Description
Guanidine-I riboswitch aptamer from Levilactobacillus suantsaii, 107 nucleotides, folded computationally. Of the family's consensus pairs, 100% are formed in the model. The organism belongs to Levilactobacillus, within Bacteria. Rfam family: Guanidine-I riboswitch aptamer. Gene Ontology term of the family: regulation of gene expression. It was read from a public genome assembly, where an Rfam model found it.
Formats: sequence, structure tokens, C1' cells
RNA sequence: AGCUGUGCUUUCUAGGGUUCCGCGUUCAACUUGAACGGCCUGGUCCGAGAGAAAGCCUCGCCAGUUAACGCACUGGCGGCACACGGCGGGGAAAAAGCCCGGGAGAU
Repeated sequence: AGCUGUGCUUUCUAGGGUUCCGCGUUCAACUUGAACGGCCUGGUCCGAGAGAAAGCCUCGCCAGUUAACGCACUGGCGGCACACGGCGGGGAAAAAGCCCGGGAGAU
């Protein structure tokens, strides 16, 4: 310096705003409705590469199946590391630790 690999999904949480619900204020109405409000705790909703749990994939060792070996399949145990990070843009409600992005940059 180059190549390959460090994987995927679900549920939840940190977090997020305000489409809907609820709540509040005001105005009408007497049936309930309208406007405004997220500097309204909340329910719906969005939601982590660097958060959690589980499953799958995959890797190592062992065992079973065989006359025997190999392959394949099944099962058991273990592994799946490390990770400082903007601005700005996207985002059919809007915003975000979401996406651009394990990016730019730093070491």
C1' cells in the first nucleotide's frame, strides 16, 4: 500500500417530535364542535454501527449416523472482538442517538 472479513432480523430501551388519541386554554353549542398549544406528564407513531436481550447465519472443538473414510445432516460446548467522531443534507406529521455514516475528520 492492496485484498477479504468483522453479517442479518425481531423485541425493547436511551432518545425524538406532534399525524391521531388524550389533556389544557379560548370561542361557540347544549348534540357536541372549532381554533390554538409539545416551554403538555402521557397512549398511538419514529427509534440506535459505536445500547440491551433473543433468534438466525457463520467459525472452532467434540459426538452421533458408516464396514471405514469423506461429505452432508443432527446435537453439545464455546466464539462472533474493537469502536473518539462533526457541520450539513434527507426524513409523505415532525423530529431524533433514524438515513447519508464504522462517512468527513481525529488518534